[in-house]
RNA sequence: GCCGAUGUAGCUCAGUGGCAGAGCGAACCCAUGGUAAGGGUUAGGUCAAGAGUUCGAUCCUCUUCAUCGGCU
Numbered sequence: 001g002c003c004g005a006u007g008u009a010g011c012u013c014a015g016u017g018g019c020a021g022a023g024c025g026a027a028c029c030c031a032u033g034g035u036a037a038g039g040g041u042u043a044g045g046u047c048a049a050g051a052g053u054u055c056g057a058u059c060c061u062c063u064u065c066a067u068c069g070g071c072u
Base pairs, nucleotide, nucleotide: 001071002070003069004068005067006066007065010024011023012022013021018055026042027041028040029039030038048064049063050062051061052060
């Protein structure tokens, strides 16, 4: 230099045009004589950034950035 993959909650990941979710973690509560285990509720998001297409974009297209891999 060229090609490809990935980027979504604190962490690991779903979701592939129409309400942003799960598990773990956090806070609070229940429960126990107490602890662990268990149950419930709540909070937490610029869907990497910008532009385009569309009535509507996490999702499709283009560019950029970051990480990883391959080729040279």
Model confidence (mean pLDDT): 81 of 100. A computed fold for a 72-nucleotide RNA from a Candidatus Anderseniibacteriota bacterium, annotated as transfer RNA. Taxonomically the source falls in Candidatus Anderseniibacteriota (Bacteria, Bacteria candidate phyla). Its Rfam family is "tRNA". By type it is a transfer RNA.